[in-house]
Molecule: SAM riboswitch aptamer (S box leader)
Organism: Chlorobium sp.
RNA sequence: UGGUCAUCAAGAAAGGCUGAGGGAAUAGACCCGGUGAAGCCUUGACAACCGAUUCCUGUUGCAGGGGAACACGGUGCCACAUUCUACUUUUGCGAUCUAUGCCUCUGGCUUGUUGAAGCCAGAUGAAGC
Numbered sequence: 001u002g003g004u005c006a007u008c009a010a011g012a013a014a015g016g017c018u019g020a021g022g023g024a025a026u027a028g029a030c031c032c033g034g035u036g037a038a039g040c041c042u043u044g045a046c047a048a049c050c051g052a053u054u055c056c057u058g059u060u061g062c063a064g065g066g067g068a069a070c071a072c073g074g075u076g077c078c079a080c081a082u083u084c085u086a087c088u089u090u091u092g093c094g095a096u097c098u099a100u101g102c103c104u105c106u107g108g109c110u111u112g113u114u115g116a117a118g119c120c121a122g123a124u125g126a127a128g129c
Stems, first nucleotide, its partner, number of pairs: 004126005013043005021032003026086004044078001046076001049074003053068005082121001087118004092113004101109003
């Protein structure tokens, strides 16, 4: 770096250094920011992915499966839903009337918008290459 699997509307900030940007990238929107952004360091918190603990199950024994409690170890994280939207499908509502046409044909085609689902992209973890 790429692939696989899982999760992503919950939760949780103080101090020091520094000094203008930041919310991943593109575009738009909306926000945060000299009452101090991003970054680095210290401490603390949050959470519970992995390990460790423990119970059940399973095995000849391992492996494997399920639960509990905790926060000891390895990560992660501490504005806003991954801040929101973008592409597809669809529900509802509104606008429009092209049309001797087309389709999946009691209906629909174009367009705006609300909601939902999904895709794409991304973040984090796990096991490994």